[in-house]
Molecule: transfer RNA
Organism: Aggregatilineales bacterium
RNA sequence: UGGGGGAUAGUUCAACGGCAGAACCCUUGACUCUGACUCAAGUGAUCUUGGUUCGAAUCCAGGUCCCCCAG
Numbered sequence: 001u002g003g004g005g006g007a008u009a010g011u012u013c014a015a016c017g018g019c020a021g022a023a024c025c026c027u028u029g030a031c032u033c034u035g036a037c038u039c040a041a042g043u044g045a046u047c048u049u050g051g052u053u054c055g056a057a058u059c060c061a062g063g064u065c066c067c068c069c070a071g
Stems, first nucleotide, its partner, number of pairs: 001070007010024004018054001026042005047063005
């Protein structure tokens, strides 16, 4: 420099263009003499700027960063 892939909760991952979810973590409560386990409830996220669309995490374009291949 060229080609390909990726960026979503604190972490690991889902999500036909139509309510952004799960598990772990965290908080609160129940249980317990206390703690752990278990159970219930709750908080929290779409890399960024534009475009298309009634509607964008998803499609298109620019940018940033990461990984792989080639030179």